[in-house]
c-di-AMP riboswitch aptamer (ydaO/yuaA leader) from Dehalococcoides mccartyi, 147 nucleotides, folded computationally. Of the family's consensus pairs, 92% are formed in the model. It was read from a public genome assembly, where an Rfam model found it.

RNA sequence: GACAAGUAGCAGCCAAAUCUUCGUCGAGAGCGGCGAAGACCGGGGGACCCAACGACUGGGGUGAAUCCUUCCAACCGCGGAAGGACGGGCGCUUCUGAACCAGCCCGAACCCGACAGCUAACCUCGGCGGCUCACUGGAUCAGCCCA
Numbered sequence: 001g002a003c004a005a006g007u008a009g010c011a012g013c014c015a016a017a018u019c020u021u022c023g024u025c026g027a028g029a030g031c032g033g034c035g036a037a038g039a040c041c042g043g044g045g046g047a048c049c050c051a052a053c054g055a056c057u058g059g060g061g062u063g064a065a066u067c068c069u070u071c072c073a074a075c076c077g078c079g080g081a082a083g084g085a086c087g088g089g090c091g092c093u094u095c096u097g098a099a100c101c102a103g104c105c106c107g108a109a110c111c112c113g114a115c116a117g118c119u120a121a122c123c124u125c126g127g128c129g130g131c132u133c134a135c136u137g138g139a140u141c142a143g144c145c146c147a
Stems, first nucleotide, its partner, number of pairs: 001144001005093002009133001011132004018039009040127006050117001058115001059112004066085007086107005095143004100138003
């Protein structure tokens, strides 16, 4: 290991969501679409043992995305606002990683279909999508680099 300035980039962020090979199409190297396979990452089902022991108002899964209080709305409901608890994310170039305080932001959406605790073997599925252009500040530890 800063300040100032700069950056559309082999740049950075959320997320499992990336990499490689082969074939094929696009006139076409690069590049991209489609298909297949592999690596790696992620999810679900699934014994003994253990756990649980009813049912209802079904139950369950991915995910941080839940719970409570007050008020408004309200035929029932759906919904809206504020606050609290708790959960999650955020530091570009200008080192890497970790945890802490504060600040800012999020607390959705979807799926299974009467059915699933954990779970070795085994079976099976996914690798989408969305955003940023400097608007995060402080302090600590370890490693690395420089003086």